[in-house]
Molecule: c-di-GMP-I riboswitch aptamer
Organism: Methyloprofundus sp.
RNA sequence: CUCUCUAGUUGCCAAACCUAUUGCGAAGUAGGGACGGAAAGCUUCGGGUCUUUAAAAAUUAAAGUCGGCUGGGCUGCAUAU
Numbered sequence: 001c002u003c004u005c006u007a008g009u010u011g012c013c014a015a016a017c018c019u020a021u022u023g024c025g026a027a028g029u030a031g032g033g034a035c036g037g038a039a040a041g042c043u044u045c046g047g048g049u050c051u052u053u054a055a056a057a058a059u060u061a062a063a064g065u066c067g068g069c070u071g072g073g074c075u076g077c078a079u080a081u
Base pairs, nucleotide, nucleotide: 012037013036017032018031019030020029021028022027035068041074042073043072045071046070047069048066050064051063052062053061054060
């Protein structure tokens, strides 16, 4: 510069894995890294997964974990139609 596609500018978060660290553990935190996310922002109120303890086992109970399991609650962003 040209062509095609597209409503949509600026952007945001960060799975697995690796390193360090905390925890009996599930897992958390920080850095790296991107699988994905239009609420993958916040929140255990309900359900559920997982961990620990008690119990011979099962069942059950208590304490915990997970908000990127799910329902709910609260909040935020975009504006073509």